RNA sequence: UCUGUAUAAGGGCAACCCCGACCGAAAGGACGGGGGCGCAAAGUUACCGGUCUAAGAGGUGUAAGCUUUAUGAUAGCGGGACUGCCGGA
Numbered sequence: 001u002c003u004g005u006a007u008a009a010g011g012g013c014a015a016c017c018c019c020g021a022c023c024g025a026a027a028g029g030a031c032g033g034g035g036g037c038g039c040a041a042a043g044u045u046a047c048c049g050g051u052c053u054a055a056g057a058g059g060u061g062u063a064a065g066c067u068u069u070a071u072g073a074u075a076g077c078g079g080g081a082c083u084g085c086c087g088g089a
Stems, first nucleotide, its partner, number of pairs: 012039002016035005022029002037076001043082003047079003050074003056069005
């Protein structure tokens, strides 16, 4: 230095539920507390695909509404990019 131990150790994050209190048209996001589904990148990033929403815009309708669409969202949907802890015998 490399491999291995390692589904380890010490730690980290926090699905979802509850309490409080906000942003957003919605999807969804964000803050504090409790519990803890799970995750070796469940750290960051919207570049690619998927998925969700439809304010605004278009079409339709007498109207209620219906429908198309992302510039909105999702990183705990998958891929890519960047960064990263430990290392017994």
The prediction has a mean pLDDT of 83. A computed fold for an 89-nucleotide RNA from Thiogranum sp., annotated as c-di-GMP-I riboswitch aptamer. Its Rfam family is "c-di-GMP-I riboswitch aptamer". Rfam links the family to the GO term cyclic-di-GMP binding. Taxonomically the source falls in Thiogranum (Bacteria, Pseudomonadati, Pseudomonadota, Ectothiorhodospiraceae).